[in-house]
Context: one part of a larger RNA
């Protein structure tokens, strides 16, 4: 010194577990905020920290209700000082309180009235005062608008692509948008929107590359439709003015469409102790009753014994229950031990909800004939320049912006993919409109051929967005398991005396706190072989 082999040390891998995550499904909710939010600092206890909770009324205070013996949150025992069957403690629901920062506000902006007022007479602008539960800021995605890259890909790269993504900004909602044809078609046919399957990876577009990429049609899901603006009547203000006129304006009726309506005026019929409608659009305010859900609960069925063992739930012996043999807990594996589960109960108050009853509101006409009043202008159109339609300027329609122009008025206009006729469609330049779609900060319940601490969320832990890093925007860990019960080892010896160790107690201390299990590396000793 090498190799084995065994015995310990080191180390924490593997097994087993799981408080923690992920995912999905269903229901709820989908906002909070000047009545000051989210978000923080300070503070608050008999008791020094840190977590929870509260706020100077401060681990709390009042009232209503549940429930019924202990109790004064956890780490974390103990002591002290106390409440509590005259029902504490805790749940739930409702009022008080709620320091200080934070939109942070003694402000600004926006309305509403008053009041005062220039150039410039009236006014106007601006000025002041006042009144506003007006706006403001947070907030995970989902929606709408605005602004908009590059890397990439074309095996290079520049039209193209990536992608109207990413990213910023703005703004709403519980959903958002979009919606009742100036539509789609081409059969003399469909009938708002959205969404999904499917047409079809088709017709097309493309340096005709890379790529991009539709509609008709059918099949579903959900269905719902209205309401101004004009004409024309009346009412009432202001102007012009030749006051029998005309302009302008506000309120009211009246009227909303394409088989073209409406309106005026002439004419027929009808009309109310009926009728129909409604709280998300079609007018708007809704209350109350009933039914029913949620925020706390309540009740709930049936085993003994023997026998290993520290412990029985396990063997073994005899028995129950079952609408309940789901899960999860107890000293191994329990239907009948404990929580529970099936059934079935339950609400002072708070809050939501379908239907239906009442109240209550709100509406109620049609047909002929003439007459040519109206039916949404700097609008549609075009000409340049651009965008967006799956469509890269193309034959290139449609639709939407900029510049510059610019019409018809129902014998009218607009589309049907360059135009042009013919035929079809259909009525633009005003508005609103549930539901079927979208998404999950957030809560309830259920589930998993989802993880099992190097995995699942970055985070299972006393105290993680913490410790550390970075000027800062940010970034970002490790770190889980004695045992059944602290029973956490009383006494005794050894000692270099907070270490270690021996006894002793206790099923077991090879569970001893640097604690389940305890694996290789590496280290040591012993013992055997070689050298």
């Nucleotide at each position: 010194g090498g190799c084995g082999c065994a015995u310990g040390g080191g180390g924490g891998a593997u097994g087993u577990c799981u408080u923690g995550g992920c995912a999905u499904c269903a229901g709820a909710a989908g906002g909070c905020g000047a009545u000051g939010a989210a978000g923080g600092g300070c503070g608050u206890g008999g008791a020094a920290g840190u977590c929870u909770g509260c706020g100077a009324u401060a681990a709390g205070c009042c009232u209503g209700g549940g429930g019924g013996a202990g109790u004064u949150g956890a780490c974390a025992a103990a002591c002290g000082a106390g409440c509590g069957u005259u029902g504490a403690u805790c749940c739930c629901a409702g009022g008080g309180u709620u320091c200080c920062c934070g939109a942070a506000u003694u402000a600004a902006c926006c309305g509403g009235c008053g009041c005062u007022g220039a150039a410039u007479c009236c006014a106007u602008a601006g000025g002041c005062g006042u009144c506003g539960u007006g706006u403001g800021g947070c907030u995970a995605a989902c929606c709408c608008g605005g602004u908009g890259a590059a890397c990439u890909g074309a095996a290079a790269c520049a039209u193209c692509u990536c992608a109207g993504u990413a990213a910023c900004c703005g703004g709403a909602g519980g959903a958002a948008a979009a919606u009742a044809a100036a539509g789609a078609a081409a059969a003399a046919u469909c009938g708002a929107u959205u969404c999904c399957g499917u047409c079809a990876g088709u017709a097309g577009c493309g340096g005709c590359g890379a790529g991009c990429g539709a509609a008709c049609g059918c099949g579903g899901a959900a269905c719902a439709g209205c309401c101004c603006a004009a004409a024309c009547c009346g009412c009432g203000g202001g102007g012009g003015u030749u006051u029998u006129c005309c302009c302008c304006u506000g309120c009211g009726g009246g009227g909303u469409u394409g088989u073209a309506g409406g309106g005026c005026c002439u004419u027929u019929c009808a009309c109310a102790u009926g009728g129909g409608a409604g709280u998300u659009a079609c007018a708007a305010a809704g209350c109350g009753g009933u039914c029913u859900g949620u925020u706390a609960g309540c009740a709930g069925a049936a085993u003994g014994g023997u026998u290993u063992g520290g412990a029985a739930a396990g063997a073994c012996c005899a028995a129950c229950c079952a609408c309940a043999g789901a899960a999860g807990g107890u000293g191994a594996c329990a239907g009948u031990c404990c929580c529970g589960u099936a059934c079935g109960c339950g609400a002072c108050a708070g809050c939501g909800g379908a239907g239906c009853c009442g109240c209550c509101u709100c509406c109620c006409g049609a047909g002929a004939g003439g007459u040519a009043c109206c039916u949404g202008a700097g609008u549609a159109g075009g000409u340049c320049g651009g965008g967006g339609c799956a469509c890269g300027u193309g034959g290139a329609a449609c639709c939407c912006c900029g510049a510059c122009u610019g019409a018809a008025u129902c014998c009218a206009c607009g589309g049907g993919g360059c135009c042009c006729a013919u035929c079809c469609c259909g009525u633009a330049a005003g508005g609103c409109u549930a539901a079927a779609u979208a998404c999950u900060c957030u809560c309830u319940g259920a589930u998993g051929a989802c993880c099992g601490a190097u995995a699942g969320c970055g985070a299972a832990c006393u105290c993680a967005g913490u410790a550390g890093g970075g000027c800062g925007a940010c970034u970002g860990a490790a770190a889980g398991a004695u045992g059944g019960g602290a029973a956490g080892a009383a006494c005794c010896c050894c000692u270099g005396u907070u270490a270690g160790g021996g006894g002793a107690g206790g099923a077991u201390a090879g569970u001893g706190a640097a604690c389940c299990u305890g694996a290789a590396a590496c280290c040591a000793u012993g013992c055997g072989c070689c050298u």
A computed fold for a 531-nucleotide part of an RNA from a Pirellulaceae bacterium, annotated as large-subunit ribosomal RNA, domain I.
Taxonomically the source falls in Pirellulaceae (Bacteria, Planctomycetota, Planctomycetia, Pirellulales).
It matches the Rfam family "Bacterial large subunit ribosomal RNA". Rfam links the family to the GO terms structural constituent of ribosome and ribosome.
The RNAcentral record of the full RNA draws on ENA.
The coordinates come from a structure-prediction model, not an experiment, and the mean pLDDT is 81.